[in-house]
Overview:
Transfer RNA from Pararhodospirillum oryzae, 77 nucleotides, folded computationally. The coordinates come from a structure-prediction model, not an experiment, and the mean pLDDT is 80. Its Rfam family is "tRNA". Gene Ontology term of the family: triplet codon-amino acid adaptor activity. It was read from a public genome assembly.
RNA sequence: GCGGGUGUAGCUCAGCUGGUUAGAGCGCUGGCCUGUCACGCCAGAGGUCGCGGGUUCAAGUCCCGUCACUCGCGCCA
Repeated sequence: GCGGGUGUAGCUCAGCUGGUUAGAGCGCUGGCCUGUCACGCCAGAGGUCGCGGGUUCAAGUCCCGUCACUCGCGCCA
């Protein structure tokens, strides 16, 4: 340099053929329970969906560019 894959909550990941509220588990906070802790139960906080742009009435999802990580190939040495 060329091609592929991945990027969504603190972490690991879902998210269909674009459709109106963006979710789960773990973790975190508060409460209940308990002699205490843990477990369990209830509630809650937490999101520029990597970034920029485009298409559309509507984009996490489609298109273009770009960045990071990663796999393969190639080049130089």